[in-house]
RNA sequence: GGGCCUGUAGUCUAACGGUUAGGACUCAACCCUUACAAGGUUGGAAUGCCAGUUCAAUUCUGGCCGGGCCCA
Repeated sequence: GGGCCUGUAGUCUAACGGUUAGGACUCAACCCUUACAAGGUUGGAAUGCCAGUUCAAUUCUGGCCGGGCCCA
């Protein structure tokens, strides 16, 4: 330099183009306990960035950025 794959909370992982972006762990508060652990309730936290297509984009397309693999 070229090709392919990939990017969703702090971590992992869902979501036929459609009405609250769901779940697990984590975090905060509360309940329970003499206390801790476990358990329960509630809450916070995410679509890499910029464009395009579309009535509607996490999803499709292009570019950029990051990561991985292969070739040179």
Transfer RNA from a Candidatus Aenigmatarchaeia archaeon, 72 nucleotides, folded computationally.
Taxonomically the source falls in Candidatus Aenigmatarchaeia (Archaea, Nanobdellati, Candidatus Aenigmatarchaeota).
The coordinates come from a structure-prediction model, not an experiment, and the mean pLDDT is 82.
Its Rfam family is "tRNA". From the family's description: Transfer RNA (tRNA) molecules are approximately 80 nucleotides in length.